[in-house]
RNA sequence: CGGAUAGACCGGGUCGCCCCUCAUAUAAGUCCGGAAAUAAGGUCCGGAUGUCUCUACCAAGCCACCGUAAACGGCUUGUCUAUGAAGGCGGGUGCUUUUGUG
Numbered sequence: 001c002g003g004a005u006a007g008a009c010c011g012g013g014u015c016g017c018c019c020c021u022c023a024u025a026u027a028a029g030u031c032c033g034g035a036a037a038u039a040a041g042g043u044c045c046g047g048a049u050g051u052c053u054c055u056a057c058c059a060a061g062c063c064a065c066c067g068u069a070a071a072c073g074g075c076u077u078g079u080c081u082a083u084g085a086a087g088g089c090g091g092g093u094g095c096u097u098u099u100g101u102g
Base pairs, nucleotide, nucleotide: 001011002010003009015090016089018088019087021085022084023083024082025081026056029049030048031047032046033045034044035043041066042065050057058078059077060076061075062074063073
C1' cells in the first nucleotide's frame, strides 16, 4: 500500500557511488611478542583474539602513577565499516482523472 474486516488475518512494498537519523555488530576493546623512551619520558613495529560481519581497532584533552626502574593506569570527547530500518531528494513503473493531438 492492497484485500477482508468488529477484529484476527492474508498478500505486496522496485531503483540510487545521494543526504540524514536510528538499530545491530564492537566495548574504536583485549591478549601476546620484539624494539624504544625515562618525570622535558611513558613510544614504535608485528601477530592473534573479539562480530551469525567485510573493514577498522585510532586521535585529542584532562587526571593519576612510576624517584630513574620497567612497566604504564583511569576518565571524557570524537569515527569508519558491514547489514537492516524510518525520513528526505531524485529516478522508474502501474493505475485513475482531466485537457490536447492523431

Background
This is a predicted structure of a 102-nucleotide RNA (Purine riboswitch aptamer) from Edaphobacillus lindanitolerans. The coordinates come from a structure-prediction model, not an experiment, and the mean pLDDT is 79. The source organism's lineage runs through Bacteria, Bacillota, Caryophanales, Bacillaceae and Edaphobacillus. Its Rfam family is "Purine riboswitch aptamer". Rfam links the family to the GO term purine nucleobase biosynthetic process. A reference for the family is Mandal et al. (2003), "Riboswitches Control Fundamental Biochemical Pathways in Bacillus subtilis and Other Bacteria", Cell. The family has 133 seed sequences and 4,097 matches in Rfam 15.1.